[in-house]
Context: one part of a larger RNA
RNA sequence: UUGGGCGUAAAGGGUGCGUAGGCGGUAAUAUAAGUCCAAGGUUAAAGAUCGAAGCUCAACUUCGAUUCGCCUUGGAAACUGUAUAACUAGAGUAUAGGAGAGGUUAGUGGAAUUCCAUGUGUAGCGGUGAAAUGCGUAGAUAUAUGGAGGAACACCAGUGGCGAAGGCGACUAACUGGCCUGUAACUGACGCUGAGGCACGAAAGCAGGAGUAUCAAAUAGGAUUAGAUACCCUAGUAGUUCCUGCCGUAAACGAUGAGUACUAAAUGUCGAUUUUUAAUGUCGGUGUUGCAGCUAACGCAUUAAGUACUCCGCCUGAGUAGUAUGCUCGCAAGAGUGAAACUC
Numbered sequence: 001u002u003g004g005g006c007g008u009a010a011a012g013g014g015u016g017c018g019u020a021g022g023c024g025g026u027a028a029u030a031u032a033a034g035u036c037c038a039a040g041g042u043u044a045a046a047g048a049u050c051g052a053a054g055c056u057c058a059a060c061u062u063c064g065a066u067u068c069g070c071c072u073u074g075g076a077a078a079c080u081g082u083a084u085a086a087c088u089a090g091a092g093u094a095u096a097g098g099a100g101a102g103g104u105u106a107g108u109g110g111a112a113u114u115c116c117a118u119g120u121g122u123a124g125c126g127g128u129g130a131a132a133u134g135c136g137u138a139g140a141u142a143u144a145u146g147g148a149g150g151a152a153c154a155c156c157a158g159u160g161g162c163g164a165a166g167g168c169g170a171c172u173a174a175c176u177g178g179c180c181u182g183u184a185a186c187u188g189a190c191g192c193u194g195a196g197g198c199a200c201g202a203a204a205g206c207a208g209g210a211g212u213a214u215c216a217a218a219u220a221g222g223a224u225u226a227g228a229u230a231c232c233c234u235a236g237u238a239g240u241u242c243c244u245g246c247c248g249u250a251a252a253c254g255a256u257g258a259g260u261a262c263u264a265a266a267u268g269u270c271g272a273u274u275u276u277u278a279a280u281g282u283c284g285g286u287g288u289u290g291c292a293g294c295u296a297a298c299g300c301a302u303u304a305a306g307u308a309c310u311c312c313g314c315c316u317g318a319g320u321a322g323u324a325u326g327c328u329c330g331c332a333a334g335a336g337u338g339a340a341a342c343u344c
Base pairs, nucleotide, nucleotide: 003316004315005314006313007298008297012312014200015199016198017197021193022192023191025087026086028084029083030082031081033080034079035076036075037074038073039072040071041070042069047067048066049065050064051063052062053061054060090190091187092186093185094183095182096181097180098179102176103175104174105173106172107171108170109153114148115147116146117145118144119143120142124135125134161168162167205246206245207244208243209242210241215239219235220234221233222232257311258310259309260308261307262306265289266288267287268286269285270284271283272282273281293300294299317344318343319342326337327336328335329334
């Protein structure tokens, strides 16, 4: 490579948009590039393939047939392609409604922690398995009033909702993206996937500035212990927050790529819709159970891991190793790409 695979054994790219490419709905006409048929030409010998024969067999040798390809000419028109002119079931537009922690910006609010001031008040507070470090007669803890500041939004809250993923949760306003349902007026295949590419991308980390209430790597002290560079306690700096710019990784998980079609049911729930607002039904999500089928089993099962097709990514014994080297990117940390010798 072929083949076989990718939920858990190796293997789905973190996610989207999209270029090239690949693939592509219904019916008609034309064409004849692919495709198919016929004839002719060419394809040296050897070799190759098939069928025989000869050395005891085989290798080997000999004989016969074929030469698969390419070219030319003539034909066929189902399928693919191409061209023309159509269609409406895919896709989109319009229109009437709808739900939502989707995003950005600005403003506002209450509870709590901490700190400050003042009043009351007096000897403890705090912490633990038990203690101690620590705080406190310079009046703490507790309690009351007032103030400052930062961060996060209890209840509602729900295998509830929204988003491509990361993720999103107080309230109000402005701007803004997507989605669903009904109607079937319009366009008329405009579609699917997507190597490269571009964009987004938790936390931590980095650069410059601002901020710093809480919590808290590092660090210090107290304990524990044989020791204790830990677990526990008291403190506490980066950081945690905001702005601008980097980083580009995660068990970025459903460990399950995207799209389309088909294939028993039952029962919750969310948003529309249907009717007389009750049942029922329809569409779109989100769960549980479960048949056929699949699976090594576990399990999956109309939200498939079933049955098929299209396109992309990836795997190919374990270690060495996500290492070395080179290249690209990055301020750095490092990231991406990514071996071999050798061992088993």

Background:
A computed fold for a 344-nucleotide part of an RNA from Carabus esakii, annotated as small-subunit ribosomal RNA, central domain. Its mean pLDDT, the model's own confidence on a scale to 100, is 86. Its Rfam family is "Bacterial small subunit ribosomal RNA".